Model confidence (mean pLDDT): 77 of 100. Glycine riboswitch aptamer from a Bacillota bacterium, 94 nucleotides, folded computationally. It was read from a public genome assembly, where an Rfam model found it.
């Protein structure tokens, strides 16, 4: 000095899908029944790698914004939100 990297207390942007039906409740909400969304989180997985076997198998490892929908979510608002930008910090370190 601040490029990359790590990290996250912070700031900013940030999608999708029923104002569904029935019951309870003053309301917030909650129980059940379908229908849907995918960008918290989670599960699955290709090529390929390794081991065993010695044949065209078995086991383990192995990515996602692909897939599944366990969880979460589906009027406005609020909240959450992958990811992105900014900005501290690791550090005046490599």
């Nucleotide at each position: 000095u601040u490029g990359a990297c790590g990290c996250c207390a912070c700031c900013u942007g940030g999608a999708g899908a029923g104002c569904g039906c029935c019951g309870a409740g003053c309301a917030a909400u909650u129980g059940g029944c379908c229908a849907c969304c995918a960008a918290a989180g989670g599960g699955g997985u290709a090529a390929c790698c390794u081991g065993c076997g010695g044949u065209u198998g078995c086991a383990g490892g192995g990515g996602a914004a692909c897939u599944c929908u366990c969880a979460g979510g589906u009027a406005c608002a609020a909240g959450g939100g992958a990811c992105a930008g900014g900005g501290a910090c690791g550090a005046u370190a490599c």